A computed fold for a 72-nucleotide RNA from a Fidelibacterota bacterium, annotated as transfer RNA. The same sequence occurs in records of 2 taxa.

Parts: sequence; C1' cells; structure tokens
RNA sequence: GCCUCGAUAGCUCAAUGGUAGAGCAGCGGCCUCUUAAGCCGACGGUUGAAGGUUCGAGUCCUUCUCGGGGUA
Repeated sequence: GCCUCGAUAGCUCAAUGGUAGAGCAGCGGCCUCUUAAGCCGACGGUUGAAGGUUCGAGUCCUUCUCGGGGUA
C1' cells in the first nucleotide's frame, strides 16, 4: 500500500430501515442486629467524525479518524 472486521451508557455487549436496550459498576430503597448475598427502582447515550440516500438511518452508500487481523 491493498483486503477484511470493528467503534453504541463508566465497562462488556445487543438492536429486521420504524420509540436505542440488557448485564455489570455507581446511586436510591426493601430485607438484615450490621455487612455481604438476594430483591425492587430510577438515572446514565451528540450510536467515532463529516456528508449522501430515504417520509424515516445505530443499520444502506462515500470519505476520513482510531483499533484488531490478514497479505507482499
């Protein structure tokens, strides 16, 4: 250089083009003599950046950035 995979909540990951979710962590509560465990709840997102297609894009197309793998 070329090919390929990936980037979504603090972390690990989901999400047929049609309201962006779960687990863990943190926070509040229940339970307990107390802690741990268990249970319940709320919060937490410019979906890497910029454009395009579309009534509608995390998802499709283009370019770029960063990371993993492959190739000479």
It matches the Rfam family "tRNA". Rfam classes the family as a transfer RNA.